[in-house]
RNA sequence: GGGGGCAUCGUAUAGUGGUAGUACACCGGUCUCCAAAACCGAUAGCGUGGGUUCGAUUCCUACUGCCCCUG
Numbered sequence: 001g002g003g004g005g006c007a008u009c010g011u012a013u014a015g016u017g018g019u020a021g022u023a024c025a026c027c028g029g030u031c032u033c034c035a036a037a038a039c040c041g042a043u044a045g046c047g048u049g050g051g052u053u054c055g056a057u058u059c060c061u062a063c064u065g066c067c068c069c070u071g
Stems, first nucleotide, its partner, number of pairs: 001070007010024004018054001027041004047063005
């Protein structure tokens, strides 16, 4: 230089066009002498710009970052 893949709550991941879920963590509560565990509840997220569409996390495109292959 060329080609390909990935980017979603703090972390790990699901979701492939119509209200973005789950687990852990964090916070609050119940329980306990205290704590842990268990149970209940809350907070928090689609890398950035542009395009297509009535509607985009999803499709197209450029960029950014990471990973892989190749010269």